[in-house]
RNA sequence: GCCGCAGUGGUGCAAUGGUAGCAUUGAGGAUUGUGGCUCCUUAGGUAUGGGUUCAAUUCCCAUCUGUGGCA
Numbered sequence: 001g002c003c004g005c006a007g008u009g010g011u012g013c014a015a016u017g018g019u020a021g022c023a024u025u026g027a028g029g030a031u032u033g034u035g036g037c038u039c040c041u042u043a044g045g046u047a048u049g050g051g052u053u054c055a056a057u058u059c060c061c062a063u064c065u066g067u068g069g070c071a
Base pairs, nucleotide, nucleotide: 001070002069003068004067005066006065007064010024011023012022013021018054025043026042027041028040029039030038047063048062049061050060051059
């Protein structure tokens, strides 16, 4: 330099165009003589910029980062 793949809460992963979800972590509470376990509530996210669409995590383009292959 060329060709792919990936980028979603603090972390690990879902969501194939129609309310962005699960686990864990954090905060508060219940339970307990104390702690742990367990249960309840709550907070926190679509890499960036454009485009298509009534509607984009999803489709298209560019950029950035990581990773794999070729040379």
The RNA shown here (transfer RNA) has 71 nucleotides and comes from a Candidatus Kariarchaeaceae archaeon.
The RNAcentral record of the sequence draws on ENA.
Rfam family: tRNA. Rfam classes the family as a transfer RNA. From the family's description: Transfer RNA (tRNA) molecules are approximately 80 nucleotides in length.
The source organism's lineage runs through Archaea, Promethearchaeati, Candidatus Kariarchaeia, Candidatus Kariarchaeales and Candidatus Kariarchaeaceae.
The coordinates come from a structure-prediction model, not an experiment, and the mean pLDDT is 82.